This is a predicted structure of a 71-nucleotide RNA (transfer RNA) from Candidatus Pacearchaeota archaeon CG1_02_30_18. The coordinates come from a structure-prediction model, not an experiment, and the mean pLDDT is 83. The sequence is in RNAcentral, with records from ENA. RNAcentral records the identical sequence in 5 taxa. It matches the Rfam family "tRNA". Rfam links the family to the GO term triplet codon-amino acid adaptor activity. The organism belongs to Candidatus Pacearchaeota, within Archaea.
Parts: sequence; structure tokens; C1' cells
RNA sequence: GGUCCAUUAGUCUAAUGGUAGAACAUCUCGUUUACACCGAGAAGGCGGAGGUCCGAUUCCUCCAUGGACCA
Repeated sequence: GGUCCAUUAGUCUAAUGGUAGAACAUCUCGUUUACACCGAGAAGGCGGAGGUCCGAUUCCUCCAUGGACCA
């Protein structure tokens, strides 16, 4: 330098154009003499900028970061 892949919650990970889900962690309540376990509930997220579309996490372009391969 070229080709390709990935980027979603504090962590890990789903979602093939129509209200973004789960697990762990965090917080609250219940339970317990107390802690833990367990049960119920809550808060928290689509890397950035444009484009297409009635509507974009999803499709297109560029940028950023990380990774693989070739040279």
C1' cells in the first nucleotide's frame, strides 16, 4: 500500500427496514438475627458524519478504532 471482517448497556452478546432483547454486574423491595443464595422490580445501549427511504442498528458513502490475510 491492497483486500476483507468487526464496532449495540459497565462486561459479554442477539436483533436480514416498522416501539432494541437476553445474561452477568449495579440499584430497590421481599426473604434472613445478619450476610449470602433465591424471588420480584428498576435504571442503563445501536462508534462519528452524510445519503436513500414514509420510516435506518439494519441499505449506500466517507471517517475513526480494532483485527485477519496478501505484498